[in-house]
RNA sequence: ACAAAUGUUUUCUAGGGUUCCGAACUGCUCUGACGGUUGACUGGUCCGAGAGAAAACGCAUGGAUGCCACUUAGCAACCGUGUACACGGCGGGAAAAAAGCCCGGGAGAA
Numbered sequence: 001a002c003a004a005a006u007g008u009u010u011u012c013u014a015g016g017g018u019u020c021c022g023a024a025c026u027g028c029u030c031u032g033a034c035g036g037u038u039g040a041c042u043g044g045u046c047c048g049a050g051a052g053a054a055a056a057c058g059c060a061u062g063g064a065u066g067c068c069a070c071u072u073a074g075c076a077a078c079c080g081u082g083u084a085c086a087c088g089g090c091g092g093g094a095a096a097a098a099a100g101c102c103c104g105g106g107a108g109a110a
Stems, first nucleotide, its partner, number of pairs: 007057006015047002020044002022041001023038005028032001058083006065076003085105001087108001091103003
């Protein structure tokens, strides 16, 4: 300098806030399936990791089997192995809001 399956999805977690529910406080045209305030409210719903977890699929590769072919090759399902490493802002984005979400394996550092 170049190349890329440094893959994809799902379920979770750290974390995150406050629409809804609940909780706390509070109001009354007074007890309601009511209104208001609070996330310096543990929570349920919700958002949620490239650098967190697991699984499935995929990809790469090896083995033996079958099919095709009979020169190399190719295809199918099965079994095994690998899928490494990874410090990181400010700022911006979001019809609830915020965040290890997205911009972003970016800027930058090493």
Predicted 3D model of a 110-nucleotide RNA (Guanidine-I riboswitch aptamer) from Paenibacillus agri. Its Rfam family is "Guanidine-I riboswitch aptamer". Rfam 15.1 lists 1,509 matches to the family in 1,281 species. The coordinates come from a structure-prediction model, not an experiment, and the mean pLDDT is 80.